Predicted 3D model of a 97-nucleotide RNA (Bacterial small signal recognition particle RNA) from a Pseudomonadota bacterium.
It matches the Rfam family "Bacterial small signal recognition particle RNA". A reference for the family is Rosenblad et al. (2003), "SRPDB: Signal Recognition Particle Database", Nucleic Acids Res. It is annotated as a non-coding RNA gene.
RNA sequence: CAUUCGUCCUCUCGCGACAGGCAGCCGUGAAUUCCGCCAGGUCCGGAAGGGAGCAACGGUAGCGGUGCGUUUGGGCGCCGGGAUGCGGUGGGUGCGU
Numbered sequence: 001c002a003u004u005c006g007u008c009c010u011c012u013c014g015c016g017a018c019a020g021g022c023a024g025c026c027g028u029g030a031a032u033u034c035c036g037c038c039a040g041g042u043c044c045g046g047a048a049g050g051g052a053g054c055a056a057c058g059g060u061a062g063c064g065g066u067g068c069g070u071u072u073g074g075g076c077g078c079c080g081g082g083a084u085g086c087g088g089u090g091g092g093u094g095c096g097u
Base pairs, nucleotide, nucleotide: 001094002093003092004091005090006089007088008087009085010083011082012081013080014079015077016076018073019072020071021070022069024066025065026064027063028062034059035058036057042051043050044049
């Protein structure tokens, strides 16, 4: 110097962990000024029936938990694949000095 194998750096793809968001699920849940439905009681009516509507019940906003699902992120990873440089570095071989 050439060639080859490996490794580090750059870029990229994937995987995993971590952090955040969201769906889903669970709990709680507006006493009063959430919605529905309104027993009893009350009001109108001669009656039939109707009105307002408390409690209860159901649902929702909100709050908390979970989140094996989904998504985002990055100087996370003694993880993996690929591309590029003729960059760094180690080994083998050959040639020359």